[in-house]
RNA sequence: AGAGUUUGAUCCUGGCUCAGGACGAACGCUGGCGGCGCGCUUAGCACAUGCAAGUCGAACGGAGCGAUACGGAUGAAGCCUUCGGGCAGAUUCUGUUGAACUUAGUGGCGAACGGGUGAGUAACGCGUGAGCAACCGGUCCCAAAGAGGGGGACAACUUUGAGAAAUCAAGGCUAAUACCGCGUAAGACCACACUGCCGCAUGGCAGAGGGGUCAAAGGAGAGAUCCGCUUUGGGGAGGGCUCGCGUCUGAUUAGGCAGUUGGUGAGGUAACGGCUCACCAAACCGACGAUCAGUAGCCGUGCUGAGAGGCAGGCCGGCCACACUGGAACUGAGACACGGUCCAGACUCCUACGGGAGGCAGCAGUGGGGAAUCUUGGGCAAUGGGCGAAAGCCUGACCCAGCGACGCCGCGUGGAGGAAGAAGGUCUUCGGAUUGUAAACUCUUGUGACAGGGGACGAAGAAAAUGACGGUACCCUGAGAGGAAGCCCCGGCUAACUACGUGCCAGCAGCCGCGGUAAUACGUAGGGGGCGAGCGUUGUCCGGAAUUACUGGGCGUAAAGGGCGCGUAGGCGGUCCAUUAAGUCUGUUGUGAAAUCCCGAGGCCUAACUUCGGAAGUGCAAUGGAAACUGGCGGACUUGAGUACGGCAGAGGCAAGUGGAAUUCCCAGUGUAGCGGUGAAAUGCACAGAGAUUGGGAGGAACACCAGUGGCGAAGGCGACUUGCUGGGCCGAAACUGACGCUGAGGCGCGAAAGCGUGGGGAGCAAACAGGAUUAGAUACCCUGGUAGUCCCGACCUUAAACGGUGCACACUCGGGGUGGGGCCAUUUCACCGGUCCCGUCCCUUAGCUAACGCGUUAAGUGUGCCGCCUGGGGAGUACGGCCGCAAGGCUAAAACUCAAAGAAAUUGACGGGGGCCCGCACAAGCAGAGGAGCAUGUGGCUUAAUUCGAUGCAACGCGAAGAACCUUACCUGGAUUUGACAUCGUGGGCAAAGGCCUAUGAAAGUAGGCUGGAGGUUAUCCCAUAGACAGGUGCUGCAUGGCUGUCGUCAGUUCGUGCCGUGAGGUGUUUGGUUAAGUCCACCAACGAACGCAACCCCUUUGGUAUGUUGCCAUCAGGUAACGCUGGGAACUCGUACCAUACUGCCUGUUUACGCAGGAGGAAGGUGGGGAUGACGUCAAGUCAGUAUGGCCCUUACAUCCAGGGCUGCACACGUGCUACAAUGGCCGGUACAGAGGGACGCGAGACCGCAAGGUGGAGCCAAUCCCAGAGAGCCGGCCCCAGUUCAGAUCGGGGUCUGCAACCCGACCCCGUGAAGUCGGAUUUGCUAGUAACGGCGUAUCAGCUACGACGCCGUGAAUGCGUUCCCGGGCCUUGCACACACCGCCCGUCA
Repeated sequence: AGAGUUUGAUCCUGGCUCAGGACGAACGCUGGCGGCGCGCUUAGCACAUGCAAGUCGAACGGAGCGAUACGGAUGAAGCCUUCGGGCAGAUUCUGUUGAACUUAGUGGCGAACGGGUGAGUAACGCGUGAGCAACCGGUCCCAAAGAGGGGGACAACUUUGAGAAAUCAAGGCUAAUACCGCGUAAGACCACACUGCCGCAUGGCAGAGGGGUCAAAGGAGAGAUCCGCUUUGGGGAGGGCUCGCGUCUGAUUAGGCAGUUGGUGAGGUAACGGCUCACCAAACCGACGAUCAGUAGCCGUGCUGAGAGGCAGGCCGGCCACACUGGAACUGAGACACGGUCCAGACUCCUACGGGAGGCAGCAGUGGGGAAUCUUGGGCAAUGGGCGAAAGCCUGACCCAGCGACGCCGCGUGGAGGAAGAAGGUCUUCGGAUUGUAAACUCUUGUGACAGGGGACGAAGAAAAUGACGGUACCCUGAGAGGAAGCCCCGGCUAACUACGUGCCAGCAGCCGCGGUAAUACGUAGGGGGCGAGCGUUGUCCGGAAUUACUGGGCGUAAAGGGCGCGUAGGCGGUCCAUUAAGUCUGUUGUGAAAUCCCGAGGCCUAACUUCGGAAGUGCAAUGGAAACUGGCGGACUUGAGUACGGCAGAGGCAAGUGGAAUUCCCAGUGUAGCGGUGAAAUGCACAGAGAUUGGGAGGAACACCAGUGGCGAAGGCGACUUGCUGGGCCGAAACUGACGCUGAGGCGCGAAAGCGUGGGGAGCAAACAGGAUUAGAUACCCUGGUAGUCCCGACCUUAAACGGUGCACACUCGGGGUGGGGCCAUUUCACCGGUCCCGUCCCUUAGCUAACGCGUUAAGUGUGCCGCCUGGGGAGUACGGCCGCAAGGCUAAAACUCAAAGAAAUUGACGGGGGCCCGCACAAGCAGAGGAGCAUGUGGCUUAAUUCGAUGCAACGCGAAGAACCUUACCUGGAUUUGACAUCGUGGGCAAAGGCCUAUGAAAGUAGGCUGGAGGUUAUCCCAUAGACAGGUGCUGCAUGGCUGUCGUCAGUUCGUGCCGUGAGGUGUUUGGUUAAGUCCACCAACGAACGCAACCCCUUUGGUAUGUUGCCAUCAGGUAACGCUGGGAACUCGUACCAUACUGCCUGUUUACGCAGGAGGAAGGUGGGGAUGACGUCAAGUCAGUAUGGCCCUUACAUCCAGGGCUGCACACGUGCUACAAUGGCCGGUACAGAGGGACGCGAGACCGCAAGGUGGAGCCAAUCCCAGAGAGCCGGCCCCAGUUCAGAUCGGGGUCUGCAACCCGACCCCGUGAAGUCGGAUUUGCUAGUAACGGCGUAUCAGCUACGACGCCGUGAAUGCGUUCCCGGGCCUUGCACACACCGCCCGUCA
């Protein structure tokens, strides 16, 4: 940084799509470790359970426990005893004292913080910057002053009562730092009158005066003292209020508002204020978007982007709002209060039915919703918070741990060596290639995991104590490569290719698009590419997208200029001077929180992460300065604009009047049979007198010629003449005003035609309608009629291809030509022409612009100002809403859904019932045919066991087939064979192989057996047997192919190199003017050359020459025959063969620049002499896998091979191609001429003889210029027939034969005798042919045993007619034009129906 996709290709416009980055994600497959983060985006849905706000006994009275001390009662062991008892005092009970401890209540502080959520909110809510002289302020700090003396209660407690409970009521007792008077007043506050200072307004501050009002609480301690209390001032952090600016979408929401806006007074508040109230006024907000509706917490910031911008607001931080929903206040320094109160509501729970309890948007957790989001964990050790003098208590804030690849970052799954390049896999042209140093194997390391040992920092201001995390991080040791790789992709975009399977199926796909039998696009595999504990997919945002364009787009034809004007707001605005300083520029100051981003350092092994410092924060505010530009204010000017003056042109507008031509109608005359209309007709009119013609009249509408890319107007539009009223413009001169200007959202007006409503009018024309035609139909085009309407008055409608498809205004920028209006110069008798200036209008062009076309001083060029409009196609200028309208409808104007395009310009083709030029037996002019008949042959169809297959418009159909009775043969039936009928290789066997003959069986093939034979030479060859590789296939695909062929077309075309033109496709050359059969040649030309085609070179034919002279020839000489070049001989002629010559528009005339053309001469031949061979680039996926070759697929005791028989010959039909005819230019009979080109040894076969004949017998000659096939026929001569289904025609059938062949039944040809069908020249339509041609006539050959050949390919003989011409049909060439076609008109495409 771009790429894909509209086209045959191009350029442009334009949308869609992709590659990038990001995420609180989710889903699929997969998953080793650690660090740091993050984790209900949905139901502000409902919540079980536990915990999340308490603390102070050093404020207070109690209560509990009760050390200690003092009593009372009891009286054990022990001692003494006079045995009666005494001493002693344990134990137990009890009274008083009550330290220490605990704490329900009173009281204080906290609970307004911390934590959660984003419902609401479009707002001073938030951000930013200011203000409060209009305020508050518990706790904390500093300062000043003070605490004197009294009083009465209420909880707790106790008694009684009510209640299921929650809880409540009443009586009684009591303390305080709880509550209340009094005193004191440094001070504060209030009113009064006064002084000084200050301020941006209201006003503020300070001071003195007298008057009024207002305080307090104690506790601990042995004490020192400490903690509190009251009043006042100041500070600090925090809060309240006000203002400037900024803060989403919709105008299909345009008006909103009644405490509303302001005032006076009062109330209320900490405080200003309609905050509230009374009264007064009627304001206030709004197109710079009020109100309404929708959506939304805002920001620091995050993502993206080159930036400008766009999107987002989760974590962290600031602010706001909320706490089941709605409302309300109380307490308090602070709340209208998440874990307070009250009321109402919904819901849940308890209940003894009377009544009560509750609020997870705190931390966990549950249900539910959802694609989706965690543990009912540990600890107060740290940080922080509340209370307390403190110890300490509380703290789901917080610190940690757990779960989740959700994200970011780091690490690992080993390293080195290792070629027989193993095996296996995959592909293969079978050689190999690849997987791949990859593995195995050898050596080695130890991150991490495991085990053992040690073991923190975090904990501090000296010492002690204190660690949830955690025996964690980290360190050491041990052993062993061990437990640790996947996901996506591989047609293009986009990096990575093969095989198989599948066969428009299954499927893929982000876009283009893949898949219909050879899929790099589906599925699998091998291989490869990418990323990697992840990889893909989905969703969303930005980017690419300059595709909303501020940076940075457009509007003639792609989407887009308003139909036109006037004009409001707004925007913009000429020259000079002075001033100001709002914009603008610059300096300084304040602020722009932290975190983030960036830079530099530091700390965790590194990184992520984190700490410190810097920079930045483009902004806002304040202040000093500058004065060019813009703005403001003041003054001046005249060139912009306007006014006045003098001229001018005009279908400019409105009104009234006038005119002639024409149409129609009416009346009258003349007059008679048609008129009218069309491509042709008919409807219609007309003998009741039309049409035509003459005269008169009526009425309506429109104004011929002039008339002109002429004029006027803003546009729509305006066309006879006269008059009146009236708007605008141009020219001239320069008197006046002095920027008065330009544009113009809304608004107002004008606005063709059609249409609408009222009233007139109505000649012609003419929707609708009717009739006639046309047509398959014809609700059309054509014709005959005809009503609204068209016309007028006045009132609506308000649209258009209202177009120059080009908004208005101004300025600037080469020229040429035409035309309208005016002026000046020059000139003239006048006028024109000419020069020049201004205004209008049209054409061509330079620069420039444009995608191109084109525009080009009348810009689409270069600039300025303002307005309107566009943002893919369809849906749709439609629906809904609103406004307008009598209606018709108009204006404004979407979405769902759907497509991968829609489109502009230009290019090359193809095409056109477009044009021009030209050609061809293309038509025309002719001749002979086809189409009708019979037969032959091919095809379709039908039939069949099979009727093998292919060819199918021209360009298949007497085609492959130049020979189907068997064979051929590929088809069918039946019978057989299985390494095979054929090729190559292995093993075993054989001395006797191949070959020949025979027997049995059989339809044959074959099967079973026998005999003979005797090469070769002992590895072989060959044969037999056998195994497997393989053979074989006319099985499929001609749309996988080679080759060959057909066709356009023997048409004149098709291209290239260089140059030039074009952004490009492409053009030029190859066009144009001539000419030609021809892109043949010439001329000109931004082309110059060249290639494949054309032509020529080749062959045949036509003329001549030379050479040669047998098998051909015979003129002369000689011989000879019944006859014949038969013989000697000849080389003249014919002829054969070979070579050469000839024709080139060379010559003449005319014409032409040239090429050439026309005519002529000569010549055998004349303008490519005639014919052949020769077929450009390409088209038809044309034909052929059945000629052969060949990829792939398929069959392998069969889709191969052999054999017999059958079939390819079937026949109701249809078509093509032919033959023979229908007759007298003929048929038949007899006689008699004249060819050319071929063929012949498995052959042609003479003479002779036999047969009516086919043919037979026979065999001369000939390997052929020698012999044979071989009689040419039409023709000519003579004769018969006499127009008829015939002496035409020969089908069909009967009989008899001949020949080939193993064999003529299906299914051959030929001959003879008999039979004697249709047919009397052929409908629509259609074929060939322009001269030695058509037509007619016969001859030959290939294939072949024979032949269905009437076919095919050749040969010669006889031998015409016609061509005016290119309008038309068909095909083709060149130029041009249109195009929405490009599979190219057999195209494309619209509507309806399914």
Predicted 3D model of a 1394-nucleotide RNA (small-subunit ribosomal RNA) from an uncultured bacterium. Its Rfam family is "Bacterial small subunit ribosomal RNA". Gene Ontology terms of the family: structural constituent of ribosome and ribosome. The sequence is in RNAcentral, with records from ENA and SILVA.